The RNA shown here (transfer RNA) has 75 nucleotides and comes from a marine sediment metagenome.
[in-house]
This record gives sequence, C1' cells and structure tokens, in this order.
RNA sequence: GGUCCUGUGGUCUAGUCUGGAUAUGACAAUAGCCUCCUAAGCUGUGGAUCGGGGGUUCGAAUCCCCCCGGGAUCG
Repeated sequence: GGUCCUGUGGUCUAGUCUGGAUAUGACAAUAGCCUCCUAAGCUGUGGAUCGGGGGUUCGAAUCCCCCCGGGAUCG
C1' cells in the first nucleotide's frame, strides 16, 4: 500500500441485512425501602444526537462517499 471485518452510556451489548420516528438489556454508579450496621434483595433515577464530516431521503445508528482508531489477511 491492497482487500475484508469492526467502532452504540463508565464497561459489555441488542438494534444495522429489510430506513419509520421517544436507541435495548446486563453490569457498574447513585437515591430510597429493608436491616442494629454492612452485604444480599426490592423500587426508582441519571447517563450514548450511535467514531468524525458530507450526501441521499419526508425520515439515517441503519444506505452511499471521504477521513480517523482497532483487528485480520495479502504483498
């Protein structure tokens, strides 16, 4: 350098193929209940404009283009 895969809350992840509106769940964090206290358990809360930019469209995490990070492979 070529080809392919991949990037979504603090961490991991669903959703992408088949565009449809308020982006899913778990863990973690935090508040309350419970308890003599802690843990466990129960209930709630905040947190991602989906790697960046542009385009297509009434509508983009999803389709197209460029770039960036990571990985595999070929030379």
Rfam family: tRNA. The family's RNA type in Rfam is transfer RNA. Rfam links the family to the GO term triplet codon-amino acid adaptor activity. The coordinates come from a structure-prediction model, not an experiment, and the mean pLDDT is 81.